[in-house]
């Protein structure tokens, strides 16, 4: 990097270093010299892997270890599609919601 699968409206920040970018991509919007990214330390959140118990394929509890995460709903919208609404002869268009796509993270495989 690829495939499969689960989850994504909750939760949780300080310091050092650094010195201009960051929020995946596009558009928007936002954050940033009252200090961005990257890196380090400490703290925390969560509970995927993990441990224990019950149970029988799910539930409860724990947090030592492996990941992850700690602005904004995955910051918002974004292929395609379904339902409802506005309008209309019908379609296109627009609005709302769902599925889905994309993305992120875990686990397994390669």
């Nucleotide at each position: 990097g690829a495939u499969u699968u689960a989850u994504a409206a909750a939760g949780a920040a300080g310091c050092g270093c650094g010195g201009a970018g960051a929020g995946a991509c596009a558009g928007g919007c936002u954050c940033a010299a009252u200090g961005a990214a990257a890196c380090g330390c400490u703290a925390g959140c969560a509970a995927c892997c993990u441990a224990a118990a019950a149970g029988c394929u799910u539930u409860u509890u724990a947090a030592a270890g492996g990941u992850g995460c700690u602005a904004a709903g995955u910051c918002c919208u974004g292929a395609u599609u379904c339902a409802g609404g506005u309008a209309a002869u019908g379609a296109a268009a627009c609005c709302u919601g769902g599925a889905g796509a994309a993305u992120a993270u875990g686990a397994a495989u390669u």